[in-house]
Context: one part of a larger RNA
């Protein structure tokens, strides 16, 4: 000097893009952040032109909810990068081949009854499906054979698709192994019994002490094991001529976690932030028997703290969910708001103007600074204000625009609305008058101040840098 997610004093006119709990993974009042399908099915209310159409929905079923969105607790490697690698799985998707016979019990809704303060529930009956069984069939699979064993769903109109099963391929994801990299500490030297390895079995999509039974006595280690401390990794950012150094906000991959701890359960995929069950704290609600809850989702509150924003408007655009489509949902995501918090630009007027005015500061009283600065004349309107106009782009073959009467045009007005901040002994650009008199006080070093302080304080002046300017604070 250069940086900052920055704080805090003094000041503050605008615009564009960025950024905004770095501390208590504190506690959470409210609203929202995952639904959708009637072209899967049964049913019920409504309407209407009533032998029937349509709209709408609590259930039943089907995708979806494992992504998106958040935090950094944990974790010094099941993490992460960088390269390789066999013993795996992968809903939808896209490619090939084939297949969809047949039969049957049921169940929520719905009806009666009935318990509970509720949260939520029991009992009968009814009765549907692309839920559910079973039979058959088979290119699969397991098996040396022999033979076990394993499938299907229809639906809706415009007859063209769409949907179901099987099987093989692919592309996507993911699961697992390995080699190298990867902070400090020896005032941490021995650690380790499923530990190391084999057989066999079990489990698992798959390899494996993964897990059990038996056998063996391995294994790791001063090239730092173990232990203890700190920490999410990386691309990258700051900084430096490099090397290196610090550091991981905000974009991107990527692991972890979701009130703490433990578990499984659906499923292609979770061991599942807005799902289940258990233990626990802590908070609520109760008719005391029992229930209900999880903002490290997006506003938003309290509390911490030097410190950090609106409980806003749209799905118009990109994405993502079911849908055949129209749609619907989407605090994703696009805006807009607040905040000099960063970086950029733009202004706060130009040109003329000496009696060098008045004022003010100083004087050697002559002057000398403020000083062309001002008044003053003449020009301009970036920026303000108003008015009018504009649905420009963003939009694609059609509609569809939150921003937004926004950005831009046009005219009209009038120099009109806009400068501060630190400093001036030397380092280090910029000097004088006053008042204090080692006091008050200043200070990043050296140092200043005891009666002439350019060094405290005012005041004049003057440097710098400007919507910013000084400090503090951290890295280099």
């Nucleotide at each position: 000097g250069g940086a900052u997610g920055a704080a805090c004093g003094c000041u503050g006119g605008c615009g564009g893009u960025a950024u905004g709990c770095u501390u208590a993974a504190c506690a959470c009042a409210u609203g929202c952040a995952a639904g959708u399908c009637g072209a899967a099915c049964g049913a019920a209310a409504g309407u209407u032109u009533u032998u029937a159409a349509c709209u709408u929905u609590a259930g039943u079923g089907g995708c979806g909810a494992a992504c998106g969105g958040g935090u950094g607790c944990g974790u010094a490697a099941u993490a992460c990068g960088u390269g390789a690698g066999a013993a795996u799985c992968u809903g939808c998707c896209c490619u090939u081949a084939g297949g969809a016979g047949g039969a049957g019990g049921a169940u929520a809704a719905c009806u009666g009854c009935u318990g509970g303060a509720a949260a939520c529930g029991g009992c009968u009956g009814c009765a549907a499906a692309c839920a559910c069984u079973c039979c058959a069939u088979a290119u699969g699979u397991c098996g040396a054979g022999a033979g076990a064993u394993g499938a299907a769903a229809g639906a809706a109109u415009u007859u063209a698709u769409u949907g179901c099963c099987u099987a093989a391929g692919g592309a996507u994801g993911a699961g697992c192994u390995c080699a190298c990299g990867c902070c400090u500490g020896a005032u941490u030297a021995g650690c380790u019994a499923g530990u190391u390895g084999g057989u066999g079995a079990g489990g698992u999509a798959a390899u494996g002490g993964c897990u059990c039974a038996c056998c063996a006595a391995g294994g790791c280690c001063a090239c730092g094991a173990u232990c203890a401390g700190u920490a999410g990794c990386u691309g990258g950012u700051u900084u430096g001529a490099g090397a290196g150094a610090a550091c991981g906000a905000u974009c991107a991959g990527u692991c972890a976690c979701a009130c703490u701890g433990g578990g499984a359960c659906u499923g292609a995929g979770a061991c599942a932030c807005g799902g289940c069950c258990c233990a626990g704290a802590c908070u609520c609600c109760u008719c005391c028997g029992g229930g209900a809850g999880g903002c490290a989702g997006c506003a938003g509150u309290g509390a911490g703290g030097a410190a950090u924003u609106u409980u806003c408007c749209g799905c118009a655009a990109u994405g993502g969910g079911c849908g055949a489509a129209a749609g619907c949902c989407u605090g994703a995501c696009g805006g807009a708001g607040c905040a000099a918090u960063a970086c950029c630009g733009c202004g706060u007027g130009a040109g003329g103007g000496a009696u060098g005015a008045a004022g003010g500061a100083u004087u050697u009283u002559g002057g000398u600074c403020u000083g062309u600065a001002a008044a003053c004349c003449u020009c301009u309107u970036u920026u303000c204000u108003c008015a009018a106009g504009a649905a420009a782009g963003g939009a694609g073959u059609u509609c569809u625009g939150a921003c937004g009467g926004u950005a831009c045009u046009u005219g009209a007005g009038g120099a009109a609305u806009a400068a501060g901040c630190a400093u001036c002994g030397g380092c280090u650009a910029a000097c004088u008058c006053c008042g204090u008199g080692c006091c008050a006080g200043c200070a990043g070093c050296c140092g200043c101040g005891g009666u002439a302080a350019u060094a405290c304080g005012g005041g004049g002046g003057a440097u710098g840098c400007a919507a910013g300017c000084g400090u503090u604070a951290u890295c280099c």

The part of an RNA shown here (small-subunit ribosomal RNA, 5' domain) has 476 nucleotides and comes from an uncultured marine eukaryote. The full RNA is in RNAcentral, with records from ENA and SILVA. Its mean pLDDT, the model's own confidence on a scale to 100, is 84. It matches the Rfam family "Bacterial small subunit ribosomal RNA".